[in-house]
Context: one part of a larger RNA
RNA sequence: CGUUAGAAAUUUGAGUGAAUCUGACUCUAGUACGAGAGGACCGAGUUGGACAAACCUCUGGUGUACCAGUUGUUCCGCCAGGAGCAUUGCUGGGUAGCUACGUUUGGAAGGGAUAAGCGCUGAAAGCAUAUAAGCGCGAAACCCAUCACAAGAUGAGAUUUCUUUAAAGGGUCGUGGGAGAUUACCACGUUGAUAGGCUACAGGUGUAAAGGCAGUAAUGUCAUAGCCGAGUAGUACUAAUAACCCAUAGG
Numbered sequence: 001c002g003u004u005a006g007a008a009a010u011u012u013g014a015g016u017g018a019a020u021c022u023g024a025c026u027c028u029a030g031u032a033c034g035a036g037a038g039g040a041c042c043g044a045g046u047u048g049g050a051c052a053a054a055c056c057u058c059u060g061g062u063g064u065a066c067c068a069g070u071u072g073u074u075c076c077g078c079c080a081g082g083a084g085c086a087u088u089g090c091u092g093g094g095u096a097g098c099u100a101c102g103u104u105u106g107g108a109a110g111g112g113a114u115a116a117g118c119g120c121u122g123a124a125a126g127c128a129u130a131u132a133a134g135c136g137c138g139a140a141a142c143c144c145a146u147c148a149c150a151a152g153a154u155g156a157g158a159u160u161u162c163u164u165u166a167a168a169g170g171g172u173c174g175u176g177g178g179a180g181a182u183u184a185c186c187a188c189g190u191u192g193a194u195a196g197g198c199u200a201c202a203g204g205u206g207u208a209a210a211g212g213c214a215g216u217a218a219u220g221u222c223a224u225a226g227c228c229g230a231g232u233a234g235u236a237c238u239a240a241u242a243a244c245c246c247a248u249a250g251g
Base pairs, nucleotide, nucleotide: 001152005163006162007161008160009159010158011157015149016148017147018146021049022048023047024046025045026044027043033038051106052105053104054103055102059100060099061098062097066093067092068091069090070089071086072085073084074083075082076081110144111143112142117137118136119135120134169246170245171244172243173189174188175187176186177185194239195238196237197235198234199233200232201231203228204227205226211222212221213220214219
């Protein structure tokens, strides 16, 4: 821009793409078969491999804005306690998020028409013949079925609702995000929990400083402390204010 008034939502599915894998074991059954050796079809179940998707409850990884320990040195006048630098100084852990080595799920079942192949009925040709007329069975291939997208499918579909005018609706702007390069998408904008802050909890680290007590002292204890990024709730304290534009009609 179109879909022929303008919008919001819900859809149909022409069509397109993805997937389509496979082993071992047990039972049937040491049965059918076979002199024996050996050893099934069919059917039922269990458990794997590779591949794919989603996710983070568990197990791990990462986690340079979390916690602790510790070395050297400079500084905060000194002690104590801290800060900077040294690869994040080094080391031990680790929330959220992101992840696989982790977890869950999937390729199931069925239908249609068939291939090779196997048949029924059956003439031409009184026989025979699966074929000439006619009727069946038959495969991971084909068409459905499963999953995803899909009306620019210009063949532009359908349904419901709203608005007939400073309209419905949308945008700018702002607070943000499981969304993201930008855009887009999604949530919210005081009729408010959108983000920050605060409070509580979860979770991490591992028992802070100062002081009391015990000990000559190291140290122990009062103390499950102190501190804390992203997590979960609650709470308007702060910021989402006010406003403007498009759309319609006329000029």